[in-house]
Context: one part of a larger RNA
Molecule: small-subunit ribosomal RNA, central domain
Organism: metagenome
RNA sequence: CUGGGUGUAAAGGGAGCGCAGGCGGGAAGACAAGUUGGAGGUGAAAUCCAUGGGCUUAACCCAUGAACUGCUUUCAAAACUGUUUUUCUUGAGUAGUGCAGAGGUAGGCGGAAUUCCUAGUGUAGCGGUUAAAUGCGUAGAGAUUAGGAAGAACACCGGUGGCGAAGGCGACUUUCUGGACGACAACUGACGCUGAGGCGCGAAAGCGUGGGGAGCAAACAGGAUUAGAUACCCUGGUAGUCCACGCCGUAAACGAUGAAUACUAGGUGUAGGAGGUAUCGACCCCUUCUGUGCCGGAGCUAACACAAUAAGUAUUCCGCCUGGGAAGUACGAUCGCAAGAUUAAAACUC
Numbered sequence: 001c002u003g004g005g006u007g008u009a010a011a012g013g014g015a016g017c018g019c020a021g022g023c024g025g026g027a028a029g030a031c032a033a034g035u036u037g038g039a040g041g042u043g044a045a046a047u048c049c050a051u052g053g054g055c056u057u058a059a060c061c062c063a064u065g066a067a068c069u070g071c072u073u074u075c076a077a078a079a080c081u082g083u084u085u086u087u088c089u090u091g092a093g094u095a096g097u098g099c100a101g102a103g104g105u106a107g108g109c110g111g112a113a114u115u116c117c118u119a120g121u122g123u124a125g126c127g128g129u130u131a132a133a134u135g136c137g138u139a140g141a142g143a144u145u146a147g148g149a150a151g152a153a154c155a156c157c158g159g160u161g162g163c164g165a166a167g168g169c170g171a172c173u174u175u176c177u178g179g180a181c182g183a184c185a186a187c188u189g190a191c192g193c194u195g196a197g198g199c200g201c202g203a204a205a206g207c208g209u210g211g212g213g214a215g216c217a218a219a220c221a222g223g224a225u226u227a228g229a230u231a232c233c234c235u236g237g238u239a240g241u242c243c244a245c246g247c248c249g250u251a252a253a254c255g256a257u258g259a260a261u262a263c264u265a266g267g268u269g270u271a272g273g274a275g276g277u278a279u280c281g282a283c284c285c286c287u288u289c290u291g292u293g294c295c296g297g298a299g300c301u302a303a304c305a306c307a308a309u310a311a312g313u314a315u316u317c318c319g320c321c322u323g324g325g326a327a328g329u330a331c332g333a334u335c336g337c338a339a340g341a342u343u344a345a346a347a348c349u350c
Base pairs, nucleotide, nucleotide: 004321005320006319007304008303012318014201016199017198021194022193023192025088026087027086028085029084030083031082033081034080035077036076037075038074039073040072041071042070049065050064051063052062053061054060091191092188093187094186096184097182098181103177104176106174107173108172110154114150115149116148117147118146119145120144121143125136126135162169163168206247207246208245209244210243211242215241216240220236221235222234223233258317259316260315261314262313263312266295267294268293269292270291271290272289273288274287275286276285299306323350324349325348332343333342334341335340
């Protein structure tokens, strides 16, 4: 430099925005850098190749030709790429209009339940388990009634339902706010796609400071079980779980499937729109766009399966893989308060 791959065999970055770079819609003109053709110069000799010749042959040597696929100058061509000018609207975007939604932020507020506190009634048990015991209770528990306090989570609705780039988002209400989708086609006129570095986002656990602490519950203690039981079961219980601010930057961060565009049989659900027929109106019915499921043909696949939400047919760009172990480790570097994260080998061995 190149090939083949990347759902499950090794391999898609956790996910987005985006500088450089790579790639890029239709028409007309100009230029001629890439590109193509002609001509000139050069491309030493030897070597290589072809033909012929000389040593008895061969190696070897000699002659002629071809070749040296390159570089440079000049003349020309204008299809493609490029540069540039003008233009177009279908890609992309904007405006107005309609619409669904647990999308995000900050504040307010509600009921059920749980635990605790106070008071009343009331008496001997309660609790827990396979069975028990630790535990709680005559200093009145558990049960029940009334009142109060606190914190956390939002039953039913709830749905292979919705929204979000991913992580994720679920009581109600207000504030501010992002995005998608439909119909229309007024405006801009290629403004696009991807994206090494970079930047912000990123479950849970964990860390720092300050709050909060009902329930649950690593650690820990006790009771059981057991040969033992540093467990499974039981009674307790601290970090933590919650809030604010700051860090961490990882997950089976999964659809184990990168992003974008175009094309390629059908059938059947579901969510949000739009239109048509019909109608007094609505439902039903039909068409269409966007999302989300199931089945299935061609095709593809090692098979399983995938199958318009492709793992099919093509194009562009990025990440990654190259036998198992050693090892996602050592060393170095960067980041971090730390825990550790990221980058990332080799000896040796099979």